[in-house]
A computed fold for a 106-nucleotide RNA from Mangrovibacillus cuniculi, annotated as TPP riboswitch aptamer (THI element). The sequence is in RNAcentral, with records from Rfam. Model confidence (mean pLDDT): 75 of 100. Rfam family: TPP riboswitch aptamer (THI element). From the family's description: Vitamin B(1) in its active form thiamin pyrophosphate (TPP) is an essential coenzyme that is synthesised by coupling of pyrimidine and thiazole moieties in bacteria.

RNA sequence: CUUGUGCACUAGGGGAGCUCCAUUACGGGGCUGAGAUAGGUUCGUGCCUAGACCCUUAAGACCCGAUCUAGAUAAUACUAGCGUGGGGAAGUGCAGCGACGACACG
Repeated sequence: CUUGUGCACUAGGGGAGCUCCAUUACGGGGCUGAGAUAGGUUCGUGCCUAGACCCUUAAGACCCGAUCUAGAUAAUACUAGCGUGGGGAAGUGCAGCGACGACACG
């Protein structure tokens, strides 16, 4: 400031990096993270299916900018900036209301 909140169900959106060893292929470790999974197809996370996780009107999932800038690291989309940027997927029900939530200061 003043209801901007929380939960459930249904529906939907999204991402898959760096590094070491080994192998014809399959595989086994390390780092960050909520999540780096399994299968099929493929030159190719390009496409499909399933699972876990996160997110659904948003200044909080995720994408673009980006072969970006700065700082770290064995290395990385690791951290920060960019960013109150542009884009981005919702319905119903129940509860709550000085509780919850947002913002500012210490």